[in-house]
Bacterial large signal recognition particle RNA from an Actinomycetota bacterium, 265 nucleotides, folded computationally. Its Rfam family is "Bacterial large signal recognition particle RNA". It is annotated as a non-coding RNA gene. Lineage of the source: Bacteria > Bacillati > Actinomycetota.
RNA sequence: CCGUGCUAGGCGGGGAGCUCGUGGUGCCCUGUACCCCCAAUCCACGCACGGGGGGCUGAACUCCCACCCGAGGCCCGGACCGUCGCAUGAUCGGUCCCGGCGUCGCGUCGAGGGCCGGGUCCUGCGCAACGGGAUCCCGCGAACCGAGUCAGGUCCGGAAGGAAGCAGCUCUCAGCGGAUCGUCCCGUGUGCCGCAGGCACACCUGGCCUGAGUGGCGUCGGAUCACCGCUCCGCGACGAGCCCGAGUCGACGGUGGGUGCACGG
Numbered sequence: 001c002c003g004u005g006c007u008a009g010g011c012g013g014g015g016a017g018c019u020c021g022u023g024g025u026g027c028c029c030u031g032u033a034c035c036c037c038c039a040a041u042c043c044a045c046g047c048a049c050g051g052g053g054g055g056c057u058g059a060a061c062u063c064c065c066a067c068c069c070g071a072g073g074c075c076c077g078g079a080c081c082g083u084c085g086c087a088u089g090a091u092c093g094g095u096c097c098c099g100g101c102g103u104c105g106c107g108u109c110g111a112g113g114g115c116c117g118g119g120u121c122c123u124g125c126g127c128a129a130c131g132g133g134a135u136c137c138c139g140c141g142a143a144c145c146g147a148g149u150c151a152g153g154u155c156c157g158g159a160a161g162g163a164a165g166c167a168g169c170u171c172u173c174a175g176c177g178g179a180u181c182g183u184c185c186c187g188u189g190u191g192c193c194g195c196a197g198g199c200a201c202a203c204c205u206g207g208c209c210u211g212a213g214u215g216g217c218g219u220c221g222g223a224u225c226a227c228c229g230c231u232c233c234g235c236g237a238c239g240a241g242c243c244c245g246a247g248u249c250g251a252c253g254g255u256g257g258g259u260g261c262a263c264g265g
Stems, first nucleotide, its partner, number of pairs: 001265006009057003012030004020046005034054005063258006072249003076245003080241001081239006089232002092229004097222010112210009121198006127191002129188007137178004146171004154163003
């Protein structure tokens, strides 16, 4: 160096997540890479690249190591955007205020304003109305425990006489019924009622004075920031995505290096 038979190794790897930690099943990336069984309130393990069974390949294109590149994932920061909140200022628009113009209406048969009243409202008192009660008026009205008179009878007395007293009759208390005229008291979802006071200046209205404006709508301009709306700037919190930057892991790929045993020639 060649040939034959073997062995270690290999027949996928990585990220996030889960976990005390590691690997796997499930998700994602890479891209093609044996088969069967097991596994998420899971399976195997404790420094481990899952456990069990079978098969193929096999010392190099294939196995191992280092470096480069770098799909993709994760994390941090920034910018953009959105939502919510806070704060404050500015612009614009609206309400309010002032003025001009237009239009419609009212107005010398008096607009608007000023002064003096009245009413609508509230309070008190009075009067009236209504209701209730009491009183007044009429009638009834007490077996005894009310009054008067008390037949009969009873009691005291020798008698004259006296006493209490039932029924009856008369009257009356409490009470009942009637009548509602008068008087008093109380009350009121009452009143074209009267008197006094108050509130409010809103509405209506009367008188006097003055004498030409005034109300609605539209539009233009001004003033103002009291209120409302919109937008922007500022701060804070939260959120998804894209982009930018830093970090970390890193598939595929590339380069370099490394790795056996036995026999025969």